SAM riboswitch aptamer (S box leader) from Polaribacter glomeratus, 125 nucleotides, folded computationally. The sequence was found by an Rfam model in a public genome assembly. Of the family's consensus pairs, 97% are formed in the model.
RNA sequence: ACGUUAUCACGAAAGGCAGAGGGAUUAGACCCAUUGAAGCCUUGGCAACCUCUCAUUUAUGAGAAAGGUGCUACAUUCUACAAGAAAAUUCUGAAUUAAUUUUAGUAUUUCUUGACAGAUAACAG
Numbered sequence: 001a002c003g004u005u006a007u008c009a010c011g012a013a014a015g016g017c018a019g020a021g022g023g024a025u026u027a028g029a030c031c032c033a034u035u036g037a038a039g040c041c042u043u044g045g046c047a048a049c050c051u052c053u054c055a056u057u058u059a060u061g062a063g064a065a066a067g068g069u070g071c072u073a074c075a076u077u078c079u080a081c082a083a084g085a086a087a088a089u090u091c092u093g094a095a096u097u098a099a100u101u102u103u104a105g106u107a108u109u110u111c112u113u114g115a116c117a118g119a120u121a122a123c124a125g
Base pairs, nucleotide, nucleotide: 003123004122005121006120007119008118013043014042015041016040017039021032022031023030026080027079028078029077044072045071046070049068050067051064052063053062054061055060076117081114082113083112084111085110086109088108089107091105092104093103094102095101
């Protein structure tokens, strides 16, 4: 590297250096950025995966934040693949309804669930 498990709609600043990009890749959109992007340094903060303490149903729960990580704009910024639901509209077909009625499919919109991919931690390697 690959792999397994868990979590990912909450939360969290400022200063210095630097000088044009950044938001993972690909594509599309949208947003941030000389009122200073990325990156580096210092000090804070958030969180609670490992760690520590207690309890214990041995599955977990509660607490702390000294240590190891991580994070500190926008839901993992949103979408892409699959399934389902709802409403309205467009188009096509069928039925023939008191009625612009009923029904099937297609496209668009919104939402839900799952998958793919990604990030982080621990384990394994």